[in-house]
Context: one part of a larger RNA
């Protein structure tokens, strides 16, 4: 996981509200007693005691009053106007009990059970091959005035040395549903001691025992294990069973040792009374946003004039003065900000009255709740970087609890709100070249980048190319391209070592020959020289040239799996741009039949008819269907085969129901109530089974 069975809103009391149903200004009795009766009981008697019919007041107390208060006042609470209670059963919701089930970590106890594991201890016992060093003290020789000292021999000290057994547990692998709930290999550390160990006792829960690691107290210890307060508490998680119909949310607002929890409101539901709501046009108000404006204020700012005062400098200390390439008030001209500016001022929204639609939508009460984490995206804005799938508000609107159709897929984007069928129709977003329904449609232009056809791209740069407009040149020969000239006083002057168009400076940059030629546009030389241009002639033979704009392109263009418009593919298109006409395309709409629900209309009823809803979590609210017991009375079925299994048809909007083959072997169904241990996919559910 899977089957089966089991498995969570009871049960008692008391308020409360609806509905039945007795009685009714009155309702009712408990306990207990008695008697029936097959059960659950039922029936008489019991009036104690409660509810109610009178309240006010702290109260004494008075009473349709009464309190307060000097008060015949005012006021507060009450009477009124005909006032409705009680006791019982169902059946919502509360309290108060474990109170819908299942769940801690913990806490207590003047209740016990543990030291067979382990930590210390106490008492009796055992263990430790083998091999090395060789302390002390000892004999022997050496040596001393005797000691001392020294060599050798003995001798066997040690929390000594090597290393099994033991004890341990350094490093690595393995093993990790293990051979093992701590092991296995190799490898390592103690290995005559503050060793290891057997066996017998002690110390016990806030207590023990620790060479001290919060360590160890029976595989679990920052306070053991078992019982018992005990169903501990859980604003927290999960889980809570059977159809079928009507309605149908919320994620805000103030408070809350309050913030994933409550309390009141707001939204949803049933009941009930009233009779409301809401749009649309007109008309009448209050307003100070949006634009917009400041010589209308408050500030706040650029530029011009004008210069109060100011800084500099100069004047013989000063003082008057004089000077300014400084600053700069007030003014004046032009320009021009603003959430906490406004002389003025919309459009919406909001009130308020009329008329009109609309047609129950509204509002009190009364019962039951949900919710109080909200998200997207358009607009208006605060923050933020006019950054975020951020935040934080308003305002619309979907998701949420909304299916279907586009958007390739995709809660919120575009289209549209799924009563339930149809092998009927017409559309909507979006789409008609193949996947893939439906134009390889028509008309007119562009694009050549596969740009597009999918989202997102700048500044900039460019004889891409399609238009539009402007100014110039052109048969008197234009642009361009070729031949040729492109000189001369003069190397202008001045400067320089050197300056000759062409390093600097200067200037009536002038004058002549000319068709035309700068005291030179660039390269070039140390300087000259040399190339070249401007500028002219000649060939040539029709158009060219420059500015601004605008459509489509085109470089800038850079992402991590291997690419890609969704994909094949697509170039007078099956891109782009205007514009036409056809078809496709949804659970829209329309046809036709049905089902339910509301309303209306007919009708004794039963039902007919006509119109209109029937998306839906939380949740309200109505009707049903199963299951096991009991009562009643009629009436049943069953060994010619009950229940139960396992198939099959038929039937019902479901839930489920009825007949029947086969199997089973003795018990079961109707109809009307009644009473529950009354439905199971889920809770890491609990049991056995696979």
């Nucleotide at each position: 996981g899977c089957c089966u069975a089991c498995g969570a809103g009871u049960u008692a009391u008391u308020g409360u509200c609806a509905c039945c149903g007795g009685c009714a200004a009155g309702g009712u009795u408990a306990a207990g007693c008695a008697u029936c009766g097959u059960a659950a009981g039922g029936u008489g008697c019991g009036g104690a005691g409660c509810c109610g019919a009178a309240g006010c007041g702290a109260a004494a107390g008075c009473g349709a009053g009464u309190c307060u208060g000097a008060a015949g006042a005012g006021g507060g609470c009450g009477u009124u106007a005909u006032u409705a209670g009680u006791c019982g059963g169902u059946g919502g919701g509360g309290a108060u009990a474990g109170a819908c089930g299942c769940g801690a970590a913990a806490c207590c106890u003047c209740a016990g059970u543990g030291a067979u594991c382990u930590a210390c201890c106490c008492a009796u016992g055992g263990u430790c091959a083998g091999g090395c060093u060789g302390a002390a003290g000892u004999g022997u020789c050496a040596g001393u005035a005797a000691c001392a000292u020294g060599a050798u021999a003995u001798g066997g000290a040690g929390g000594g040395c090597c290393g099994a057994a033991c004890c341990g547990a350094u490093a690595g692998a393995a093993g990790u549903u293990g051979a093992a709930a701590a092991u296995u290999c190799u490898c390592c550390g103690g290995a005559u001691g503050a060793a290891c160990u057997g066996u017998g006792g002690g110390u016990a829960g806030g207590g023990g025992u620790g060479a001290a690691a919060g360590g160890c107290u029976a595989a679990a210890c920052a306070a053991a294990c078992u019982g018992g307060g005990a169903g501990a508490u859980a604003g927290c998680u999960c889980g809570u069973a059977c159809u079928c119909c009507c309605c149908g949310a919320a994620a805000a607002g103030u408070c809350u040792u309050u913030a994933g929890g409550g309390a009141c409101u707001g939204c949803c539901u049933u009941g009930u009374a009233c009779g409301a709501g809401u749009c649309a046009u007109g008309c009448g108000g209050a307003g100070g946003u949006a634009a917009a404006g400041c010589u209308a204020c408050u500030g706040a700012u650029u530029g011009g004039a004008c210069g109060c005062g100011g800084g500099g400098g100069u004047u013989u200390c000063a003082a008057c003065g004089c000077c300014u390439g400084c600053c700069a008030a007030a003014u004046c001209c032009a320009g021009a900000c603003a959430a906490a500016c406004u002389c003025a001022g919309a459009a919406u929204g909001c009130c308020g009255c009329a008329u009109g639609a609309u047609g129950a939508u509204g509002u009190g009460c009364a019962g039951g709740a949900g919710a109080g984490a909200g998200g997207g995206c358009g607009c208006g804005g605060g923050u933020g970087c006019u950054a975020a799938g951020g935040u934080c508000c308003g305002u619309g609107u979907c998701c949420g609890a909304g299916a279907g159709g586009g958007a390739a897929a995709a809660a919120a984007c575009c289209c549209a709100g799924a009563c339930a069928a149809a092998c009927a129709g017409c559309u909507a977003a979006g789409g008609u070249c193949c996947c893939g329904a439906a134009a390889u449609u028509u008309u007119a232009u562009c694009u050549a980048a596969g740009u597009u056809g999918g989202a997102u791209u700048a500044a900039c740069g460019a004889a891409g190319u399609g238009u539009g407009a402007c100014a110039g040149c052109a048969g008197a020969g234009a642009c361009a391209g070729c031949u040729a000239g492109g000189a001369u006083g003069u190397u202008g002057g001045c400067u320089u070592g050197g300056a000759a168009g062409c390093a600097g400076c200067c200037a009536u940059u002038c004058a002549u020959u000319u068709a035309a030629a700068g005291a030179g546009u660039g390269c070039g030389u140390a300087a000259c020289a040399g190339c070249u241009c401007a500028c002219u002639a000649g060939u040539c033979g029709a158009g060219g040239u420059g500015u601004c704009g605008u459509g489509c392109g085109u470089g800038g263009a850079u992402g991590a799996u291997a690419a890609u418009c969704g994909g094949g593919c697509a170039u007078a298109a099956a891109g782009a741009u205007a514009a036409a006409u056809a078809c496709c395309g949804a659970a829209g709409c329309u046809u036709u039949u049905g089902a339910c629900c509301g309303g209306a209309g007919c009708g004794c009823a039963a039902g007919c008819u006509c119109c209109g809803a029937u998306g839906g979590u939380a949740g309200g609210g109505g009707a049903g269907c199963a299951u096991u017991c009991c009562a009643u009375a009629a009436g049943g079925c069953g060994u010619a085969g009950a229940a139960g299994g396992u198939g099959u048809g038929c039937u019902g909007u479901g839930a489920g129901g009825c007949a029947u083959g086969c199997u089973g072997g003795a018990g079961c169904g109707u109809a009307u109530g009644g009473a529950a241990a009354a439905g199971c996919a889920g809770a890491u559910g609990u049991a056995g089974g696979c």